The prediction has a mean pLDDT of 83. The RNA shown here (c-di-GMP-I riboswitch aptamer) has 87 nucleotides and comes from a Bacillota bacterium.
RNA sequence: AAGAAUAAUUGGCAAACCUUCUAAAAGGAAGGGACGCAAAGCCAUGGGUCUAAAGAUAUAAUAAUCUAUGAUAGCCAGGUUGCAUAU
Numbered sequence: 001a002a003g004a005a006u007a008a009u010u011g012g013c014a015a016a017c018c019u020u021c022u023a024a025a026a027g028g029a030a031g032g033g034a035c036g037c038a039a040a041g042c043c044a045u046g047g048g049u050c051u052a053a054a055g056a057u058a059u060a061a062u063a064a065u066c067u068a069u070g071a072u073a074g075c076c077a078g079g080u081u082g083c084a085u086a087u
Base pairs, nucleotide, nucleotide: 005087006086007085012037013036017032018031019030020029021028022027035074041080042079043078045077046076047075048072049071050070055066056065057064
């Protein structure tokens, strides 16, 4: 110096919920707030999960069903970047 594991210090992030905005929805953003997290930093490549506007099927019609081009990185795998004293 690099890698792995476990503790520690300085710190970091921010679940649920509430308010406002945004989206067809799932969700997202900002503020408050902390369940937790050693990558709970970033990336939608693979799998999973969520939603169904548009489209398709069906119906007398409505309901209904299918479907991601949408979402989820705090679901998993993978890629990539980073902090740290002691053993």
NCBI's taxonomy places the organism under Bacteria, Bacillati, Bacillota.